[in-house]
């Protein structure tokens, strides 16, 4: 300076344009225990930012940010 790829609960990860945005984990309540760990059952918690296309965007397109990788 050129080109890929990635960005989603604290954290680690799914999602053919239509799911209630799952999953595990940590967090909170409870249950069970003689008191705990394990273990069960509930609860809350997310789409990087800004247009665009679309009846409809986590998805597609454009810019922008930030990791990261290749070539220079």
């Nucleotide at each position: 300076g050129g080109g890929g790829g990635c960005a989603u609960a604290g954290u680690g990860u799914a999602a053919c344009g239509g799911a209630u945005a799952g999953c595990a984990u940590a967090g909170g309540a409870g249950g069970a225990u003689g008191c705990g760990g394990a273990u069960c059952u509930c609860c809350a918690g997310a789409u990087c930012c800004g247009g665009g296309u679309u009846c409809a965007a986590u998805u597609c397109c454009c810019g922008g940010u930030g990791c990261u990788c290749c070539c220079g």